[in-house]
RNA sequence: AUGAUGGCGAUGAGAGAGAUUACUUGACAUUAAAGUAACGCCGAAGGGGUAAGCCGCCAGGUGAAACUCUCAGGCAAAAGGACCGUCGCCGGACA
Numbered sequence: 001a002u003g004a005u006g007g008c009g010a011u012g013a014g015a016g017a018g019a020u021u022a023c024u025u026g027a028c029a030u031u032a033a034a035g036u037a038a039c040g041c042c043g044a045a046g047g048g049g050u051a052a053g054c055c056g057c058c059a060g061g062u063g064a065a066a067c068u069c070u071c072a073g074g075c076a077a078a079a080g081g082a083c084c085g086u087c088g089c090c091g092g093a094c095a
Base pairs, nucleotide, nucleotide: 006090007089008088009087010086011085012084018039020038021037022036023035024034025033040075041074042073046071047069048068049067053062054061055060
């Protein structure tokens, strides 16, 4: 001088699925929203489960996901949103 894996922040894009039904509340006409109940769905916040492999005499332990479960979350818009791009900071593998 170069600056990996990783972490944080900003920013750009970012899918899926009932603007479901009933009752109540609520502010003007209405809608949204909130609460309760019912049925139907989605998977890409988060969370859970699991293979090979490895350890172990055994029992077991460890063990990934965009797979899977839908607990949570979501099903017009808004908000949120995994992964990805760019920038900045932390850090310091390697030479």